[in-house]
RNA sequence: UCCCCUGUAGCUCAGCUGGUAGAGCGUCGGACUGUUAAUCCGCAGGUCGCUGGUUCGAAUCCAGCCGGGGGAG
Numbered sequence: 001u002c003c004c005c006u007g008u009a010g011c012u013c014a015g016c017u018g019g020u021a022g023a024g025c026g027u028c029g030g031a032c033u034g035u036u037a038a039u040c041c042g043c044a045g046g047u048c049g050c051u052g053g054u055u056c057g058a059a060u061c062c063a064g065c066c067g068g069g070g071g072a073g
């Protein structure tokens, strides 16, 4: 320098063909218990790496950057 993969909740990850962003775990609150743990119920938590473009509409498509991983020279 070039090529490929990847970036979504605190963590691990879904999200197909563009149409109101989700799960598990964790945090917090509650139930249960003599207490804790376990179990069960509930809430909160996100401008989807950044900036533009296309579109009525973008996490999703396109371009350029930035971070992580792998490969070629």
Base pairs, nucleotide, nucleotide: 001072002071003070004069005068006067007066010025011024012023013022019056028042029041030040031039049065050064051063052062053061
Overview:
Predicted 3D model of a 73-nucleotide RNA (transfer RNA) from a Planctomycetota bacterium. It matches the Rfam family "tRNA". Rfam classes the family as a transfer RNA. The coordinates come from a structure-prediction model, not an experiment, and the mean pLDDT is 81. Lineage of the source: Bacteria > Pseudomonadati > Planctomycetota.